[in-house]
Context: one part of a larger RNA
């Protein structure tokens, strides 16, 4: 000098863009953050319609049908998105190569198929236990839930043949035979779906090479440890991943093992570069979700707002027993030098679901707070010498300086204030209509803005609403007076102060930067 997720002191007009618990992965009150589908299903309450009985009627009772809030069955989603950096020095990350050793819901393309039968169960109703959370029993009912049968290949498995490759162990194209395996419908249609297979796309898993902090005052480490065998088990898949047996290996001064520290990268800061330092915001990957362990479901999890067990803690209790997990968004306490609102909206983008309308979305888009940073603008411009008054200095009837500075005259109006205009950012998608070869294409209308009457444009008033901070001995730009008297104090280094202090304190003046200035911490 540059940089900063900064903090502190003094000061402070506005706007744009960004950033905002670095400490206690401490504990959390309250609200919200993951739901959608009635075009999968039965259906209670409420409601509607009809029939019927009683009644003069109002109305009441019964039955049927429709519809269906909440609850329930079922499907998809909840493995994404959002948070944090505890752990991790390699099961990470980065990069390259590979999987003839693999999986992939939804989506796309193509091919084929969708026939029949059945038994339950939740809900509802009734009964019981319990303070509650909840649990048990009986009867009964539906489905795209579940089960069975049929159909069955280019799927899977077995047997078999064996083109081609390879020195060999071996690998194995194409084929044959046999066995095994599927489905679901729905508001008429349209549409949306269902099943099987192949390929694609996307995502994931695995393997290998190289690179990836410090310590030798850590030198030996290892027992499934290293390798092999097995028509072994297990997995989507290879593999000591696991098991049985056999062998005795494997790693290590090119630093094993142990210990300490640490999420990694793209990148960021600095520097002429080489390098050094950092990994907050944004993007990619990893790990974690009160602590430890475990599996279930599923295409995908060993699952933040799912489950089970154990533990610590908090809460409720009728003392028998139960409930909970903000490292989601706000917010609270605590810790700390220190870090914001218990805000608005789904209008846009994106996600889930649904045929769709739509619903949900603390993702996201916005607003609020903070000079935390960067950038921009302003606090006026021109004239004005009686060089006013006043302050300070002085060699003191005087002079110098603040200083064209002020007053005064003229001008301007960014900003501010008042008023007017202004839905700018939204255009589609969807729905609708038409055509249709069912793939799609075409059409033209309507609707939709949280921010917000904001940005922006424009009129009016009036210099009106707006300057501080630090320094002035040398380094280092900028000096005098008074006070103090080795005192009080200053100080980054050298050093100032003991009676003429340009170094302390104050004043005037001057220098520097400027809505900031200075100090402190950290890095180059």
């Nucleotide at each position: 000098g540059g940089a900063u997720g900064a903090a502190c002191g003094c000061u402070a007009g506005c706007g744009g863009c960004a950033g905002g618990c670095c400490u206690a992965a401490u504990a959390c009150a309250u609200g919200c953050a993951a739901g959608c589908u009635g075009a999968a299903c039965g259906g209670c309450a409420a409601g509607a319609a009809c029939u019927u009985u009683a009644g003069c009627a109002a109305u009441a009772g019964a039955g049927u049908u429709c519809c269906u809030a909440g609850a329930g069955u079922a499907g998809c989603g909840u493995a994404a998105g959002g948070g944090u950096g505890c752990g991790u020095a390699a099961c990470u990350c980065g990069u390259a190569u590979g999987c003839a050793a693999u999986c992939u819901a939804c989506c796309c393309a193509c091919a084929a198929c969708a026939g029949g039968a059945g038994g339950a169960u939740a809900g509802c109703u009734c009964c019981c236990c319990g303070a509650a959370a909840g649990g048990g029993g009986a009867a009964u009912u539906a489905a795209g839930a579940c089960u069975c049968c049929a159909u069955a290949a280019u799927a899977u498995c077995a047997u078999u043949u064996g083109a081609g490759g390879g020195c060999a162990u071996c690998u194995g194209a194409a084929g044959a035979u046999g066995a095994u395996u599927a489905a679901a419908g729905u508001a008429c249609a349209a549409g949306c779906g269902g099943u099987u297979g192949u390929g694609g796309a996307u995502g994931a898993g695995c393997a290998u090479g190289c690179g990836u902090c410090u310590g030798a005052u850590u030198a030996g480490u290892u027992a499934u440890u290293u390798g092999g065998u097995g028509c072994g088990g297990g997995u989507a898949a290879c593999g000591g991943c696991c098991c049985a047996c056999c062998a005795a290996g494997a790693c290590g001064a090119u630093g094993a093992u142990c210990a300490g520290u640490a999420g990694g990268g793209g990148a960021a800061c600095u520097g002429a570069g080489a390098g050094g330092u950092u990994g907050g915001u944004c993007c990619c990957c990893c790990a974690c979700a009160c602590u430890g362990g475990c599996a279930c479901u599923g295409a995908g999890a060993u699952a933040c707002g799912g489950g089970c067990c154990a533990g610590a803690c908090u809460c409720c209790u009728a003392c028998g027993g139960g409930a909970g997990g903000c490292a989601g968004c706000a917010g609270u306490a605590g810790g700390g030098a220190a870090u914001a609102u218990u805000g608005g909206a789904c209008a846009a983008u994106g996600g889930g679901u649904g045929c769709a309308a739509g619903c949900c979305u603390g993702a996201u888009c916005c607003a609020g707070c903070c000079a935390u940073g960067c950038c921009g603008c302003g606090u006026g411009c021109a004239g004005g010498g009686a060089g006013a008054a006043g302050g300070c200095c002085u060699u003191c009837u005087g002079g110098g300086u603040c200083g064209u500075a002020a007053a005064c005259u003229g001008c301007u109006u960014u900003u501010a204030c008042c008023g007017g205009g202004g839905g700018a950012u939204a255009a589609a998608a969807u729905a609708c209509u038409c055509u249709u070869g069912c793939g799609a294409g075409a059409g033209g209308a309507a609707u939709u803005g949280a921010a917000a009457g904001u940005a922006c444009c424009u009129g009016g008033u009036g210099a009106a609403u707006a300057a501080g901070c630090c320094a002035c001995g040398g380094c280092u730009a900028a000096c005098u007076a008074c006070g103090u008297g080795c005192c009080a104090g200053c100080a980054g280094c050298c050093g100032c102060g003991g009676u003429a202090a340009u170094a302390c304190g104050u004043a005037g003046g001057u220098g520097g930067c400027a809505a900031g200035c200075g100090u402190u911490g950290u890095c180059c």

Small-subunit ribosomal RNA, 5' domain from a metagenome, 524 nucleotides, folded computationally. RNAcentral holds the full RNA, with entries from SILVA. Its mean pLDDT, the model's own confidence on a scale to 100, is 81.